Predicted 3D model of a 93-nucleotide RNA (Glycine riboswitch aptamer).
RNA sequence: GAGAAAUUCCGGAGAAUCUCUUUUUUAAGAGUGCCGAAGGUGCAAGAAGACGUGGUCUUUGAAUCUCUCAGGCAAAAGGACGGAACACAAGUU
Numbered sequence: 001g002a003g004a005a006a007u008u009c010c011g012g013a014g015a016a017u018c019u020c021u022u023u024u025u026u027a028a029g030a031g032u033g034c035c036g037a038a039g040g041u042g043c044a045a046g047a048a049g050a051c052g053u054g055g056u057c058u059u060u061g062a063a064u065c066u067c068u069c070a071g072g073c074a075a076a077a078g079g080a081c082g083g084a085a086c087a088c089a090a091g092u093u
Base pairs, nucleotide, nucleotide: 001093007085008084009083010082011081016032018031019030020029021028022027033073034072035071039069040067042065046060047059048058049057050056051055
């Protein structure tokens, strides 16, 4: 000089308080309709390789994009992400 993660605190969106049944009733099950910001799936450029000159194939390849598996659709909880503390720190150079 460069410089985290974890932890703690603060902020933090979307979408039926829908219908039916049960009943132990802020619950459980079923149905329909929705949401994307736990997690997970998919991939563009690019990169690598194979074939061998036809650019084809294969692999790799990010996101708040995509899907909606999971999760969620009163509050609470959870929550990507952001901020602060730890910390002019630790480790490393």